[in-house]
RNA sequence: AUCUCGAAAAGGCAAACCGCCGGCGACGACGGGACGCAAAGCCUCCGGCCUCCUUGAGGUAGCGGGGUUACCGAA
Numbered sequence: 001a002u003c004u005c006g007a008a009a010a011g012g013c014a015a016a017c018c019g020c021c022g023g024c025g026a027c028g029a030c031g032g033g034a035c036g037c038a039a040a041g042c043c044u045c046c047g048g049c050c051u052c053c054u055u056g057a058g059g060u061a062g063c064g065g066g067g068u069u070a071c072c073g074a075a
Base pairs, nucleotide, nucleotide: 005073006072012037013036017032018031019030021028022027035062041068042067043066045065046064047063048060049059050058051057052056
């Protein structure tokens, strides 16, 4: 230094719900708020689930798998 791993420390993110805005909708942005999270940073390649203006298109990355980047460094 790297891989695995996740004690400690410094921090980080932000569920439900509420307000407000966008969207046919799932849902998303912003503000409040914390259920939790070691990638709960990012990416739809695979599977699942959800939506619709349903031969398709969209959403969910905090449903798994996978890819990729990253803080710290005990056992």
c-di-GMP-I riboswitch aptamer from Phenylobacterium sp. Root700, 75 nucleotides, folded computationally. Its Rfam family is "c-di-GMP-I riboswitch aptamer". From the family's description: GEMM was predicted in a large-scale screen for bacterial structured RNA regulatory elements. The organism belongs to Phenylobacterium, within Bacteria.